A computed fold for a 100-nucleotide RNA from a Gemmatimonadota bacterium, annotated as Bacterial small signal recognition particle RNA. Lineage of the source: Bacteria > Pseudomonadati > Gemmatimonadota. Of the family's consensus pairs, 93% are formed in the model.
RNA sequence: GCCCCAGGUCCACCGGGCCCGAGCUUACGAACCGCGUCAGGGCCCCGCAGGCAGCAGCGCUAAGUGAUGCCUCGUGUCGCGGUGGGGAGCCUGGGGCACU
Numbered sequence: 001g002c003c004c005c006a007g008g009u010c011c012a013c014c015g016g017g018c019c020c021g022a023g024c025u026u027a028c029g030a031a032c033c034g035c036g037u038c039a040g041g042g043c044c045c046c047g048c049a050g051g052c053a054g055c056a057g058c059g060c061u062a063a064g065u066g067a068u069g070c071c072u073c074g075u076g077u078c079g080c081g082g083u084g085g086g087g088a089g090c091c092u093g094g095g096g097c098a099c100u
Base pairs, nucleotide, nucleotide: 001097002096003095004094005093006092007091008090009089010085011084012083013082014081015080016078017077018076020074021073022072023071024069025067026066027065028064034060035059036058037057042052043051044050
């Protein structure tokens, strides 16, 4: 220097890890402009019965905030794994030949 083999680099698919977001779970969460219940008091009624609206309180929940992640989905990413494909060039390893 040449040839052969294998692997990598390349492509596709599948899977996995990681970040982020969302869903889900849970806690908090409305002075008034949410809902329910509505003490007291108020109003309607000649009056009784009854009815009406409804503050406080309590409960539920919305927007939102926090926590958890065994789960699901999505974007991105990975000198990650697997299978298949590709094979001009380059890299790595092995073998053979030739020259020195």